[in-house]
Molecule: RNase P RNA; transfer RNA
Organism: Acidimicrobiia bacterium
């Protein structure tokens, strides 16, 4: 110099006029005013109401180990397995030896399987032939070789035999079990010993763990208005069912029609917060000090002009909060590492 | 704002427990029939399941992430 990696971060700056929402104020003015995804509503939680959410069936969900967190489908570290020369990256990564059940089409045969081409024809027919011994492919034998498939019941080499096969032996792969050393574990080395070994469980199912519903339009208080009426009749909170438990128990609940409102307040901004700086921990993250106050509308506020850097400045905007994923994103800073190729 | 449903030719819909990648109706073209039209028959065209990935030999179907439409709540 080129060419990747991975983590972190900023994403217009200043100045000026003018405008909009929040509090504070009598006013005159102070003083705050969007993101790293504020989005998608995909997962956990925090809140509220139902009972401070219990059994139990059904259903749903997650899924190597280990920890971290309020909690998780996250998150760090590790192990396994795939990918890249690497630095690194991906993995829905429990079980297929419980049972069930699938594999169109094509092939002879699709799961203790098959004889279409093929090999063989010892043994037994059959035919030449005196014999030796040759033929035929009748019966039979064989899964080593084609050939179809995604897939064809472990691989190579050898013994064997008529030919052939884990029939046997030897290596290697994979499994399953002992045993010994690691290692919290997942798993990893190393020997033995066995039987010869296919996929799918993002198919049903097992196993292990977890999960009550419902959503700030919860939900709670205040005014303001109105006209009742019918069915149900013992149930309802419970929007899966049963059990329990609460309430209620004869005038309250549900439904359904029909009338009334179409308005404030509270939730709602100090929180799992920020920041910095110690300490533990490989890391997530966790404690301990100091400082800080950082948007809160409900027709919904953050925006406009000018002027300057540098000329251009993406994706996109809060709506009950917070952690996570995902997905969008113009440019551009800082750190660490790799591979190549010159050069000292 | 929460919180649910669907997507298959131009348009309406079917597709069994994943199996040759798609049935039928409208409307389209063509032909017949008619003097010429509808109607009627007969034929023929139109898709690669809203994108993108995945699982599985095999995807409209299962799973995941995005698009787009729609309907529910005071």
């Nucleotide at each position: 110099c080129g060419a990747g990696c991975c983590c972190a971060c900023c994403g217009g700056g200043c100045g000026g006029c003018c405008g909009c929402g929040g509090u504070c104020g009598a006013g005159a003015g102070a003083u705050c005013g969007a993101g790293g995804a504020a989005a998608g509503u995909c997962c956990g939680g925090a809140c509220u109401c139902c009972a401070a959410a219990g059994g139990g069936c059904a259903g749903g969900g997650u899924g190597c180990u280990g920890g971290a967190u309020a909690a998780c489908u996250u998150c760090c570290a590790g192990g396994c397995g795939g990918g890249g020369c690497g630095a690194c990256c991906c993995g829905a990564c429990g079980g297929a030896a419980a049972g069930u059940g699938c594999a169109g089409c094509a092939g002879a045969g699709a799961g203790a399987a098959g004889a279409c081409c093929g090999c063989c024809g010892a043994u037994g027919g059959c035919c030449c032939a005196a014999u030796c011994g040759g033929g035929c492919a009748c019966a039979g034998g064989c899964a080593a070789g084609g050939g179809u498939g995604a897939a064809a019941c472990g691989g190579u080499g050898g013994u064997g035999u008529a030919a052939g096969a884990g029939a046997c032996c030897a290596c290697c792969a994979g499994c399953a079990u002992c045993a010994c050393g690691g290692g919290u574990g997942a798993c990893c080395g190393u020997g033995g010993u066995g039987g010869c070994u296919g996929g799918c469980a993002a198919a049903c199912c097992c196993c292990a763990c977890u999960c009550g519903g419902a959503g700030c339009a919860a939900g709670g208080c205040c005014a303001a208005g109105c006209a009742g009426g019918g069915a149900c009749g013992c149930c309802g909170g419970u929007g899966g069912c049963c059990c329990g438990c609460c309430g209620a128990u004869c005038a309250a609940g549900u439904c359904c029609c029909g009338g009334g409102u179409a308005g404030g307040c509270c939730g709602c901004a100090a929180g799992a917060g920020c920041g910095c700086g110690g300490c533990g921990g490989c890391a997530a993250c966790g404690c301990c000090a100091c400082g800080c106050c950082c948007a809160g509308a409900u027709g919904g506020a953050u925006g406009g002009c000018c002027g300057u850097c540098c000329u251009a400045g993406a994706c996109a905007g809060a709506a009950u909060c917070c952690g996570g994923c995902u997905u969008a994103c113009a440019g551009g800073u800082g750190g660490g590492c790799u591979c190549g190729c010159a050069c000292a | 704002g929460c919180c649910c449903c669907g997507g298959u030719a131009g348009c309406c819909c079917a597709a069994c427990u994943g199996g040759u990648a798609g049935a039928g109706g409208c409307a389209g073209u063509c032909g017949g029939c008619u003097u010429a039209a509808a109607a009627c028959c007969g034929a023929u065209c139109c898709a690669g399941u809203g994108c993108g990935g995945g699982u599985u030999c095999g995807a409209g179907c299962c799973c995941c992430g995005c698009c787009c439409g729609g309907g529910g709540u005071a």